[in-house]
RNA sequence: GGGCCGCUAGCUCAAUGGUAGAGCACCAGCCUUUUAAGCUGAGGGUUACAGGUUCGAAUCCUGUGCGGCUCA
Repeated sequence: GGGCCGCUAGCUCAAUGGUAGAGCACCAGCCUUUUAAGCUGAGGGUUACAGGUUCGAAUCCUGUGCGGCUCA
C1' cells in the first nucleotide's frame, strides 16, 4: 500500500428504513440484626465522525478516524 470485518448505555450485546432495548453494573426503595443474595423501581444514548439518499436512517450510499484479520 491492497482486500475484508467491526465501531450502539459504564461493560457484554440486541434492534425488518418507522419514536433505540435487554442482561450485568451503578442509584433508590423493600427484605435482612448487618452485609451478601432476592424483589421492585428509576437514571443513563450526538448509534465513532462528516456528508448524501429518503416523508422518515443505528440500518442504504460516499468519505474520514480508530481497532482487528489477511495479502504483498

This is a predicted structure of a 72-nucleotide RNA (transfer RNA) from a Candidatus Blackburnbacteria bacterium. Model confidence (mean pLDDT): 80 of 100. NCBI's taxonomy places the organism under Bacteria, Bacteria candidate phyla, Candidatus Blackburniibacteriota. It matches the Rfam family "tRNA". Gene Ontology term of the family: triplet codon-amino acid adaptor activity. Rfam classes the family as a transfer RNA.